[in-house]
RNA sequence: GGGGUUAUAGCUCAGUUGGGAGAGCGUAGCACUGAAGAUGCUAAGGUCACCAGAUCGAUCCUGGUUGGCCCCA
Numbered sequence: 001g002g003g004g005u006u007a008u009a010g011c012u013c014a015g016u017u018g019g020g021a022g023a024g025c026g027u028a029g030c031a032c033u034g035a036a037g038a039u040g041c042u043a044a045g046g047u048c049a050c051c052a053g054a055u056c057g058a059u060c061c062u063g064g065u066u067g068g069c070c071c072c073a
Stems, first nucleotide, its partner, number of pairs: 001072007010025004019056001027043005049065005
């Protein structure tokens, strides 16, 4: 330098022919307990990496940028 793949909650990850942003773990509160743990219920927590484009509408499509990983040179 060229190609592929990846970026979504604190962590690990789903997600969709374009229209509701989610799960598990973790955290906080409540119930339970003598107190914890376990268990149950509830809640908080998000610029869907960034910029632009097409669209009534983008996490999703198109172009570019940046970071991670792999391959070729």
Predicted 3D model of a 73-nucleotide RNA (transfer RNA) from Diacronema lutheri. RNAcentral holds the sequence, with entries from Rfam. Model confidence (mean pLDDT): 83 of 100. It matches the Rfam family "tRNA". It is annotated as a transfer RNA. The organism belongs to Diacronema, within Eukaryota.